This is a predicted structure of a 522-nucleotide part of an RNA (small-subunit ribosomal RNA, 5' domain) from an uncultured Pseudomonadota bacterium. The full RNA is in RNAcentral, with records from ENA. Its Rfam family is "Bacterial small subunit ribosomal RNA".
Context: one part of a larger RNA
RNA sequence: GAACGAACGCUGGCGGCGUGCCUAACACAUGCAAGUCGCGCGAGAACAGGUGGGCAACUUCCUUAGUAAAGCGGCGCACGGGUGAGUAACACGUAGGUGACCUACCUCCGAGCCUGGGAUAACCUACCGAAAGGUGGGCUAAUACCGGAUAUGACCACGGGCAUCUCGGUGCCUGCGGUGAAAGGUGGCCUCUGCUUGCACGCUACCACUCAGAGAUGGGCCUGCGCGCCAUUAGCUUGUUGGCGGGGUAACGGCCCACCAAGGCGAUGAUGGUUAGCUGGUCUGAGAGGAUGACCAGCCACACUGGAACUGAAACACGGUCCAGACUCCUACGGGAGGCAGCAGUGGGGAAUUUUGCGCAAUGGGGGAAACCCUGACGCAGCAACGCCGCGUGGAGGAUGAAGUCCCUUGGGAUGUAAACUCCUUUCGAUCGGGACGAAAAAAAUGACGGUACCGGAAGAAGAAGCACCGGCUAACUCUGUGCCAGCAGCCGCGGUAAUACAGAGGGUGCAAGCGUUGUUC
Numbered sequence: 001g002a003a004c005g006a007a008c009g010c011u012g013g014c015g016g017c018g019u020g021c022c023u024a025a026c027a028c029a030u031g032c033a034a035g036u037c038g039c040g041c042g043a044g045a046a047c048a049g050g051u052g053g054g055c056a057a058c059u060u061c062c063u064u065a066g067u068a069a070a071g072c073g074g075c076g077c078a079c080g081g082g083u084g085a086g087u088a089a090c091a092c093g094u095a096g097g098u099g100a101c102c103u104a105c106c107u108c109c110g111a112g113c114c115u116g117g118g119a120u121a122a123c124c125u126a127c128c129g130a131a132a133g134g135u136g137g138g139c140u141a142a143u144a145c146c147g148g149a150u151a152u153g154a155c156c157a158c159g160g161g162c163a164u165c166u167c168g169g170u171g172c173c174u175g176c177g178g179u180g181a182a183a184g185g186u187g188g189c190c191u192c193u194g195c196u197u198g199c200a201c202g203c204u205a206c207c208a209c210u211c212a213g214a215g216a217u218g219g220g221c222c223u224g225c226g227c228g229c230c231a232u233u234a235g236c237u238u239g240u241u242g243g244c245g246g247g248g249u250a251a252c253g254g255c256c257c258a259c260c261a262a263g264g265c266g267a268u269g270a271u272g273g274u275u276a277g278c279u280g281g282u283c284u285g286a287g288a289g290g291a292u293g294a295c296c297a298g299c300c301a302c303a304c305u306g307g308a309a310c311u312g313a314a315a316c317a318c319g320g321u322c323c324a325g326a327c328u329c330c331u332a333c334g335g336g337a338g339g340c341a342g343c344a345g346u347g348g349g350g351a352a353u354u355u356u357g358c359g360c361a362a363u364g365g366g367g368g369a370a371a372c373c374c375u376g377a378c379g380c381a382g383c384a385a386c387g388c389c390g391c392g393u394g395g396a397g398g399a400u401g402a403a404g405u406c407c408c409u410u411g412g413g414a415u416g417u418a419a420a421c422u423c424c425u426u427u428c429g430a431u432c433g434g435g436a437c438g439a440a441a442a443a444a445a446u447g448a449c450g451g452u453a454c455c456g457g458a459a460g461a462a463g464a465a466g467c468a469c470c471g472g473c474u475a476a477c478u479c480u481g482u483g484c485c486a487g488c489a490g491c492c493g494c495g496g497u498a499a500u501a502c503a504g505a506g507g508g509u510g511c512a513a514g515c516g517u518u519g520u521u522c
Base pairs, nucleotide, nucleotide: 001522002521003520004519006518007517008516009515010514013391014390015389016388017387018386019384020383021349026347027346028345030344031343032342035075036074037073040072041071048063049062050061052059053058082302083301084300092226093225094224095223096222097221098220101219102218106215107214108213110211111210112209114148115147116146117145123138124137125136126135127134128133154179155178156177158175159174160173161172162171163170164169184207185206186205187204188203189202193200194199195198228274229273230272235265236264237263240262241261242260243259245257246256247255277299278298279297280296281292282291283290284289304325305324306323307322308321327338328337329336330335355381357380358379359378363377364375365374366373367372394424395423396422397421404415405414406413407412428463431457432456433455434454438449466511467510468509469508470507471492472491473490477506478505479504480503481502487494488493
C1' cells in the first nucleotide's frame, strides 16, 4: 500500500447492488418448513338453515353433502433447505476403466393385458389403560394380497456351430428341459358380442398396468497422478499378504467364512501423533509465489450421542423405525413424549452478526386427467454505513478586506470571497397528481413486491459534515497552560520553566458520509 463475513471509538443525508453467529456440531418455548390423488377403493358426519308434528321437552323429512375428518391403496417423502463435527482418505481434483454393475419417473420400439381365490383396515361390538396406546369378536372393497393360463423376449441348467474381441463383451444360426407377468379407471359410442326402449362384462379414445429391447438421466465400484505438519513418532501388520472353495452384493474384492501357504508395508517416510472438509475460486503480488476456502457453484460427510436394520429404483434415511445413553417434559408412579447443523425466534457463549414479516404473482419442485393443493426452495419486504458504487449538503458575483477570534516587532498580519449582501438553480429529501415492465406464443383472468420504480406540478438555499493528524519517517505551526508532573508514543523518542512531540485554542494538512483504532493476510 492492498484486502476483510470484521469489531471498537467519534460522527452520520439519500439511493442501487450485495453481505450479515467466524464463538457453544451449546440447549431450545411457540408457529410454520411435505404432501397430494375421490379419474384406485369401501364407508361417510355435524353445526346451521328450511319443513311437518308437539303446549313444551323433543322429534320427521329436505338442504348442508357424497362435503369435512378419518381409513385402505398409489406416487412423493433419498429432491429441495442446513451445517462443517468427523475425515490426511480414492474424501476431493484430474485423467481413465467397468469384458465386474444398477437406474423409479421420462422418450422410442416390440409383445401382451386371459381366468380365478382368500383376506383386512375403516365401520360395528366387548374390553384393558391416567395417558400414549392396545387386545378379542363380527362385516366389507380395491390399481392392496395370492393362485392358474399364456410367453415375442428374458432368466436358469445342459449342448452344438460361425464371426469378432480386451476375463462374465458383441453379432448370427440352432437343440432339449425348466422358471417367471399383468389392473383397472374415466369419457364417448352402438359397427361386432350379450341382454335388447337402451345399456353393458361389447367397441373406442385417453390415462394407468405387465414382460422384453434401446436411449436419456442419475449413481455404485476400480485405477494412474496430484493434494498438510511432526523423525524430539522407526519399525508396523494375523483377516494381516496371497491362494483354493464357498457365502454375500446390482457388481469386483478378505467384503465375510472354512482350509492352505507365510507373506505384505517401510527413510522415495510405513506406523503413530497433531491439524484440517476438498475443489472451482478468493486476497495479495510485476510475476514466481504466499495466504485462504465467508457469500455463489461442484463433490463429500453429518443430522442429540453411539449402534442397527426395515421399506424402497435408490437410504442404513435431518422434520421414518428399533435398541442403548445423556438431557428435557408429562404421569394416576404402572408407564409415556421429544430432538431447529430447515425459516423466523429465545436463552447462553462472545468484541460481534437481522424480522417469531408478505406472497406463491414469477422461476423451480411434489401430487393430480384437470381444476387445483402443498412448497420458510424461491420471489420480495424489514433491520444493520457491514462492504462496493453513485449522488447531495448549493452555484455565480461580492472589500486594499465588516464584526468576532487568533497572532504581533503594536506598524500590522491571519481566518477571508469566507460571511453579510445581490442574482440564480432545485439534484436528493419532503409534498400534490399520474403510474408501470415483470404476465406466459387467439381472447379473457391472474402482481407479494407496490401506489414501489418512473413521469409531471408547485414551494424554497431551503432539511443534510464529520473524523484523524500537523517533531522526523510524513502533507501540515503558532500562542497559552503544565514543569521528568499530568501525559504522549508505530519506530526513533518527547515532558526536569521559553515543549511546532503533553493539554487547550487559533491556524493548517489529509480523507470524507465517513474517518480513525485494533485484529488478520499478502